[in-house]
């Protein structure tokens, strides 16, 4: 330098053919339970879907570019 893949909550990851207000587990916090802690039960909060632009009535999803990470080739 070229090709391919990935980027979604603090962490690990889902998200179907483009169509409801974007989800799960763990973690955090609150309440219950306990003498207390843990476990357990119930709940709450937490998101620029990497960034910019485009297509579309509508984009996490499609297209282009940029950035980061990984693999392969030279």
């Nucleotide at each position: 330098g070229g090709g391919c893949g990935c980027u979604u909550a603090g962490c690990u990851c889902a998200g179907u053919u483009g169509g409801c207000u974007a989800g799960a587990g763990c973690a955090a916090c609150u309440c219950g339970u306990u003498u207390a802690c843990a476990c357990c039960g119930a709940g709450u909060a937490g998101g620029u879907c990497a960034c910019u632009g485009g297509u579309u009535c509508g984009a996490g999803u499609c297209c282009a570019g940029u950035a980061g990470c990984g693999c392969c080739c030279a």
A computed fold for a 74-nucleotide RNA from a Phycisphaerae bacterium, annotated as transfer RNA. Rfam family: tRNA. It is annotated as a transfer RNA. Rfam describes the family as follows. Transfer RNA (tRNA) molecules are approximately 80 nucleotides in length. The prediction has a mean pLDDT of 80. Taxonomically the source falls in Phycisphaerae (Bacteria, Pseudomonadati, Planctomycetota).